[in-house]
RNA sequence: GGUCGUAGUUAAGUCGGUUAUAACGCCGGCCUGUCACGCCGGAGGCCACGGGUUCGAGUCCCGUCGACC
Numbered sequence: 001g002g003u004c005g006u007a008g009u010u011a012a013g014u015c016g017g018u019u020a021u022a023a024c025g026c027c028g029g030c031c032u033g034u035c036a037c038g039c040c041g042g043a044g045g046c047c048a049c050g051g052g053u054u055c056g057a058g059u060c061c062c063g064u065c066g067a068c069c
Stems, first nucleotide, its partner, number of pairs: 001069005008024004017055001026042005048064005
């Protein structure tokens, strides 16, 4: 100098616009002699931290921290 930081994990998130999405995992139920598989339902993130712009920021700008090259 460049790329990136979003549930426990891996990712999506459009030109900035109502409530941030999915898979796996986790919890409960059904099924089963039991487990697993399968089916149904649920919890869990204010988006690394701080500030700015804006009617409105995960998204744009600045600083800091961290990871990778």

Transfer RNA from a bovine gut metagenome, 69 nucleotides, folded computationally. It matches the Rfam family "tRNA". Its family is annotated with triplet codon-amino acid adaptor activity in the Gene Ontology. Model confidence (mean pLDDT): 80 of 100. RNAcentral holds the sequence, with entries from MGnify.